[in-house]
Predicted 3D model of a 1531-nucleotide RNA (small-subunit ribosomal RNA) from Fusibacter sp. A1. Lineage of the source: Bacteria > Bacillota > Eubacteriales > Fusibacteraceae > Fusibacter. It matches the Rfam family "Bacterial small subunit ribosomal RNA". Rfam links the family to the GO terms structural constituent of ribosome and ribosome. The sequence is in RNAcentral, with records from ENA and SILVA.
RNA sequence: UAAUUAAGAGUUUGAUCCUGGCUCAGGAUGAACGCUGGCGGCGUGCCUAACACAUGCAAGUCGAGCGAGAAGAUUUGGAUUGAAGCUUCGGUGGAUUGAAGAAUCGGAAAGCGGCGGACGGGUGAGUAACGCGUGGGUAACCUGCCCUAUACAGGAGGAUAGCAGUUGGAAACGACUAUUAAUACUCCAUAAGCACACACUACCGCCUGGUAGAGUGUGAAAAGAUUUAUCGGUAUAGGAUGGACCCGCGUUUGAUUAGCUAGUUGGUGAGGUAAUGGCUCACCAAGGCGACGAUCAAUAGCCGACCUGAGAGGGUGAUCGGCCACACUGGGACUGAGACACGGCCCAGACUCCUACGGGAGGCAGCAGUGGGGAAUAUUGCACAAUGGGCGCAAGCCUGAUGCAGCAACGCCGCGUGAACGAAGAAGGUUUUCGGAUCGUAAAGUUCUUUUCUUGGGGAAGAAAAAAAUGACGGUACCCAAGGAAUAAGCACCGGCUAACUACGUGCCAGCAGCCGCGGUAAUACGUAGGGUGCAAGCGUUAUCCGGAAUCACUGGGCGUAAAGGGUGCGUAGGCGGUUUCGCAAGUCAGAAGUGAAAGGCAAUGGCUCAACCAUUGUAAGCUUUUGAAACUGUGAGACUUGAAUGCAGGAGAGGUAAGUGGAAUUCCUAGUGUAGCGGUGAAAUGCGUAGAUAUUAGGAGGAACACCAGUGGCGAAGGCGACUUACUGGACUGUUAUUGACGCUGAGGCACGAAAGCGUGGGGAGCGAACAGGAUUAGAUACCCUGGUAGUCCACGCCGUAAACGAUGAAUACUAGGUGUCGGCAAGAGAUUGUCGGUGCCGCAGCUAACGCAUUAAGUAUUCCGCCUGGGGAGUACGCACGCAAGUGUGAAACUCAAAGGAAUUGACGGGGACCCGCACAAGUAGCGGAGCAUGUGGUUUAAUUCGAAGCAACGCGAAAAACCUUACCAGGUCUUGACAUCCUAUUGACCAUCAUUUAAUCAUGAUUUCUCUUCGGAGCAAUAGUGACAGGUGGUGCAUGGUUGUCGUCAGCUCGUGUCGUGAGAUGUUGGGUUAAGUCCCGCAACGAGCGCAACCCUUGUCUUUAGUUGCCAUCAGGUUAAGCUGGGCACUCUAGAGAGACUGCCGUGGACAACACGGAGGAAGGUGGGGAUGACGUCAAAUCAUCAUGCCCCUUAUGAUCUGGGCUACACACGUGCUACAAUGGUCGGUACAACGGGCAGCGAAGGAGUGAUCUGGAGCGAAUCCUAAUAAGCCGAUCCCAGUUCGGAUUGUAGGCUGAAACUCGCCUACAUGAAGUUGGAGUUACUAGUAAUCGCGAAUCAGCAUGUCGCGGUGAAUGCGUUCCCGGGUCUUGUACACACCGCCCGUCACACCAUGGAAGUUGGGGGGACCCGAAGUCAGUGAUCCAACCCUUAGGGGAGGAAGCUGCCGAAGGUAAAACCAAUGACUAGGGUGAAGUCGUAACAAGGUAGCCGUAUCGGAAGGUGCGGCUGGAUCACCUCCUUU
Repeated sequence: UAAUUAAGAGUUUGAUCCUGGCUCAGGAUGAACGCUGGCGGCGUGCCUAACACAUGCAAGUCGAGCGAGAAGAUUUGGAUUGAAGCUUCGGUGGAUUGAAGAAUCGGAAAGCGGCGGACGGGUGAGUAACGCGUGGGUAACCUGCCCUAUACAGGAGGAUAGCAGUUGGAAACGACUAUUAAUACUCCAUAAGCACACACUACCGCCUGGUAGAGUGUGAAAAGAUUUAUCGGUAUAGGAUGGACCCGCGUUUGAUUAGCUAGUUGGUGAGGUAAUGGCUCACCAAGGCGACGAUCAAUAGCCGACCUGAGAGGGUGAUCGGCCACACUGGGACUGAGACACGGCCCAGACUCCUACGGGAGGCAGCAGUGGGGAAUAUUGCACAAUGGGCGCAAGCCUGAUGCAGCAACGCCGCGUGAACGAAGAAGGUUUUCGGAUCGUAAAGUUCUUUUCUUGGGGAAGAAAAAAAUGACGGUACCCAAGGAAUAAGCACCGGCUAACUACGUGCCAGCAGCCGCGGUAAUACGUAGGGUGCAAGCGUUAUCCGGAAUCACUGGGCGUAAAGGGUGCGUAGGCGGUUUCGCAAGUCAGAAGUGAAAGGCAAUGGCUCAACCAUUGUAAGCUUUUGAAACUGUGAGACUUGAAUGCAGGAGAGGUAAGUGGAAUUCCUAGUGUAGCGGUGAAAUGCGUAGAUAUUAGGAGGAACACCAGUGGCGAAGGCGACUUACUGGACUGUUAUUGACGCUGAGGCACGAAAGCGUGGGGAGCGAACAGGAUUAGAUACCCUGGUAGUCCACGCCGUAAACGAUGAAUACUAGGUGUCGGCAAGAGAUUGUCGGUGCCGCAGCUAACGCAUUAAGUAUUCCGCCUGGGGAGUACGCACGCAAGUGUGAAACUCAAAGGAAUUGACGGGGACCCGCACAAGUAGCGGAGCAUGUGGUUUAAUUCGAAGCAACGCGAAAAACCUUACCAGGUCUUGACAUCCUAUUGACCAUCAUUUAAUCAUGAUUUCUCUUCGGAGCAAUAGUGACAGGUGGUGCAUGGUUGUCGUCAGCUCGUGUCGUGAGAUGUUGGGUUAAGUCCCGCAACGAGCGCAACCCUUGUCUUUAGUUGCCAUCAGGUUAAGCUGGGCACUCUAGAGAGACUGCCGUGGACAACACGGAGGAAGGUGGGGAUGACGUCAAAUCAUCAUGCCCCUUAUGAUCUGGGCUACACACGUGCUACAAUGGUCGGUACAACGGGCAGCGAAGGAGUGAUCUGGAGCGAAUCCUAAUAAGCCGAUCCCAGUUCGGAUUGUAGGCUGAAACUCGCCUACAUGAAGUUGGAGUUACUAGUAAUCGCGAAUCAGCAUGUCGCGGUGAAUGCGUUCCCGGGUCUUGUACACACCGCCCGUCACACCAUGGAAGUUGGGGGGACCCGAAGUCAGUGAUCCAACCCUUAGGGGAGGAAGCUGCCGAAGGUAAAACCAAUGACUAGGGUGAAGUCGUAACAAGGUAGCCGUAUCGGAAGGUGCGGCUGGAUCACCUCCUUU
């Protein structure tokens, strides 16, 4: 020192920051449910139907108030009976039994009387209230029993219950007669300091008044009992206790409840009460309450406290305690000290029960208990032993209060279910990469211990104020002994949040889920198992509350763009308010006192073995009283001038209203000139015009608007205001400092103003122009465009009251660097200019901001006041109310639904955005395709099958570099089942292979022939057959499970990183900029400096040269040689071959450029600016292609989805498309002659010469595994001839006949030849393709595949062009920039109608129910009042008959519950039909929005339309782009 104390996370996005909601982790509970469950202690236990209750108990007691007194007991009494014994049998005897009666005890049950029953116990229906809490008041009150004090108790009387008799009733319960007692009742006496009335004195106080004193008058008491100790009675005063009333403050929600109130508010008087009071009544007055929320509606017992929270708060009002209210529902009084009374009374109502039908009885929200309701809450227990209560002198009796026990893990606390050692790391489970890993020292086993448990023994405290007696709990707690690990573990979770992971099953199913989300064949997310994590006799789930949530923000939030500033001003209430003096003391501060019940909380200490639990001590805010202080706020009085206002002097202005005036232009009218068109559009048409338009000239009419000036200039509160003049008028500014002296700021309601559209009445009407009409456009076009055109636009008066009414920024005041324009003043200065006040812009510092941005005109720093916000949608909707002529405006929800909606900025992508650049992209050209015939591929169709794949570019002469069989995967049919192929095992055999035969469509099958190797002789190897099961096999599925490979953007120039810097961050910078390049190529600049993958280069080929080498190549020189030929010798010079080198680098010159990079031109050179071509393909994109090349996970088939054979099919054919070939002819066809290549290939091959055939081809077989031989002939070309523009001497399809080749096989279904036939086609619509030089075009040659089959593909060479101004446009790409609601990224996103299903809601003719209030009728019980012929004991009088006083029944009246009637309002439910809304994998129609979204969008309003929506008028930028103007920045 009064106490110790504050955590976050997931989810919007491609990513980021912010805003913002949703969700989670914590604690708690009278709980319930699921699974599980050993013990003890202490607590707790109908939250729902204030629903109905069987049965028992819960309030009695007193004989010391009274009368009477049953059972029973004792004594007495002795009726009756008459045993044993004796007997003369006649009796005797008297044991025994003990009746009636009497007396004494006894005291049950009932009664009179007293006290109690108003406490204790239950419940929370009602109640929003002086009900409760807190603090006061009563001078406006009462108080039995209890305590203290004083005084007193004399006398008299009449009844009545009970009991008894008679009697009614089924009963409950009575009626009458007779009789009786009291501490019951009545009367008289006595009495004060008692009460009342009257007037008075003193003191005091808080208004009425209070206290004390004396005086007069009137009035009121009493009870006895007894054991003689006492107990009781009456009056008065005081105390204590308990109660009553009044007041200040506090006490839920709704204004879509705004007005309420007639006993209402007050007064006078009276009544009533314990007492004040409209509490009640009569009369009088007209008040009272309410925006500081009346009234009404809904909900609710209040508090101490309990839960949570750092706290402030928020929620709750079980148990315990205080108060209130209620007792079947409603009303009423009686008695009493106290009640309008839970276990009393009366009445009414509903319900239940009894009944003899005439009448009666009852009230568990006391304790148990029952039914019912419900998710849900206990025993019809024991005891008065303790504590407490009632009665009693007391003993005692009563006490479901209470003390205990029982049931329930319902909660809190404690304990246990064993401990130590124990590796063969057992068995078993799970898993596995098959090695292992894990459960796991865990188990088993060995050695201990006994809390708990069982049994036995002992055994309390609670019980005392002298002693005795008295214990439900209970033989309980506790102690001791013995026994034995013995009796005792579950639940949830394991994707992230959140600690904890694997296997199998399932396959968007089943299911999970708190949020995000998981599941569509490899699920750590479902189910199961193993393992793990957490808690533990519990664990989870559900429900509710607080927290986290600063997410209603007092502590502690916001409002430019996220939700949020009122359209603007004036101003009421209210809130706030300049300098200074003095006072007061309401707020404020300090001290003291009272209260703040106990329990609880907290701290300390103590008691149960600990703890929970319990005890003792201490401790609080608040409220009240009182004493002080006076700085601040307030208040009273006074002063001041700086806030504010006024005066005076000035200048500026589209400020407002009214009247008048003016010119330009459009349109119309008249007249003239004039002639065929005008007008309009992207292009047109509708329209106007020969009845003379348009054009032009002149004159006139009329309405509306005011060019230039004109300016991010001016004025105004905002809306808004623009020709000129006049009149009236508002405000601001400057200067001066004369006046007032805080007069100020803000401003809920209120009032006024308030664009455009719209409405009403009356005018006006030139132009424009919603609607409408026509013409276009279009798939449509209720639009955009055009021609017309009505309301309207204009004026006057009156409404409306809304806009993106915006600076998306409320008003006021003060402070906080500057720079630079501009408007209006003033001052200084000769001027330049400087200073200052007020306005209006831009840039910019600090600071602020999520960022963008704001920044003395704040979105900075502060103060005051107002308005507004609290996730998105539903919805500014519905209902209600107000306003409005209407349109509508203002106010303004809920159900339901979603987990987001949103702001700013970032990176991409995209744009029918912009700038720059490139590309056979366009343009300029050449040749084509698209038309024909054929070939080939595809679609479609067909089929038993027409196997499968490929699908814009980037599928379609593609996989396929060769479908007659095979291939072959398809179909039909026939066969096989460890298999056609691989490994292993067993048995048999010694072969297998091969050949032949039978059979068959063929395979299969059957038979015949033939028949191993090595050896240590044990066997081994190999092969076949048979068998067995593991397995084989699958061109079956999934390319969206994969590897590998490939295509494409694209040979485009890009894609990144490290460090640094900037930014909260995603990210940026570098990589952008100025040039340049084919190029992120290079140069320069720069908060960047470097680097990597790409580019380029390196590689191959080709073009020139050198060198080396020289066969199969070559032949210049020499020789030989032939009809001829490098044929031969020889040679390697040349060509060529193939190795190595050289060469090209903007190197040189000039010009331009920035002295750069580089570009242009030139020289030289074979080649010139990457020389030509190729290979080479960055980061990545397309879930691109391929499971049918191959490989492969998973799934599937296993006498078949495997294998095999024959035949068929892949070759079909109304059709459509792609790619090609051949043509349509004369730059040609045909015939004849003649010339020049290169790349290649060749042994199951190429195949020469020679020969045959018209030819395909055949024959032949030299040479060659090839620089040697063969293929091999080149073609276009050139020379000559012919054809003469025709469907031809073009073209060759189709068909016929005859042949050839390959091959088992040529029908389906090959190629070639010859002869004959001689189709379409005369250059090809829209559209579209390739190509920039040895290219296009054209000509032939070779190769792969291949038995055969080439118009395809891949290569080769020959001949060999045209054009390119250029980048406007189309396409694709790159860089920068801009917009974006896209990020699956424009093949994006997304709006509305319609159709369907479901859900909640509104309206609705109505219908049903409910509560409350008012009106009227009826009117029980009862109080009060009146009356009271009737009845009555006490007292008085009496003539004794009676009368009086007093009382009662009855009757009447006021009030009065329930009930009834009618109407209105409100609430709820329901309702044919209807309206909009929401939700829902794949519906319909369009495409409104997001990019300039293809007509910029949006706001208000009017109008029109299937729908989104269109159009008119006014407004906004939250519009892209271009241009201009102005301003600013830098130099």